[in-house]
A computed fold for an 86-nucleotide RNA from a Gemmataceae bacterium, annotated as c-di-GMP-I-GGC riboswitch aptamer.
It was read from a public genome assembly, where an Rfam model found it.

RNA sequence: CUCGACAAAGCUAAACCCGUCGUGAGGCGGGGGCGGAAAGCCAUGGGUCUCUAAGCAGGACGCGAGAGAUCGCCAGGCUGCCGAAA
Numbered sequence: 001c002u003c004g005a006c007a008a009a010g011c012u013a014a015a016c017c018c019g020u021c022g023u024g025a026g027g028c029g030g031g032g033g034c035g036g037a038a039a040g041c042c043a044u045g046g047g048u049c050u051c052u053a054a055g056c057a058g059g060a061c062g063c064g065a066g067a068g069a070u071c072g073c074c075a076g077g078c079u080g081c082c083g084a085a086a
Base pairs, nucleotide, nucleotide: 002086003083004082011036012035016031017030018029019028020027021026034072040078041077042076044075045074046073047070048069049068050067051066055063056062
């Protein structure tokens, strides 16, 4: 370094509930704990999702440049705790 143990010390925190901010996806705080070895950080590519989005179409459903959300969807980049076996 690869790797990841019925190891140790810690870390994080899904659903759901409460509060709060946001049109919304969702964010933040508290409870909670399904999980996680990068579930730490970065929206760079893809995916998914939202819009009180220029506009297109129109009976209606709809499409949508763009603006956003998500890193606990995948990939990529940066950084990092511990140390059994191999």